RNA sequence: CCCGCGAUAGCUCAAUGGCAGAGCGUGCGGCUGUAGACCGCAAGGUUGUGAGUUCAAAUCUCACUCGCGGGA
Numbered sequence: 001c002c003c004g005c006g007a008u009a010g011c012u013c014a015a016u017g018g019c020a021g022a023g024c025g026u027g028c029g030g031c032u033g034u035a036g037a038c039c040g041c042a043a044g045g046u047u048g049u050g051a052g053u054u055c056a057a058a059u060c061u062c063a064c065u066c067g068c069g070g071g072a
Stems, first nucleotide, its partner, number of pairs: 001071007010024004018055001026042005048064005
């Protein structure tokens, strides 16, 4: 320098153009003599950054940043 993959909640990951979700974790409640386990509820996201396409973008296009891998 070139190519590919990836970046979404505190963590690990879904969502292949039409309401952004799950598990774990956290908080509150139930249960229990207490705790754990179990059950219920809740909070938590400018979807890496900027632009473009579209009625509509996490999703498609371009540039950039960072990480991983490959090539020279």
RNAcentral holds the sequence, with entries from ENA. This is a predicted structure of a 72-nucleotide RNA (transfer RNA) from a Candidatus Aenigmatarchaeota archaeon. It matches the Rfam family "tRNA". By type it is a transfer RNA. The source organism's lineage runs through Archaea, Nanobdellati and Candidatus Aenigmatarchaeota.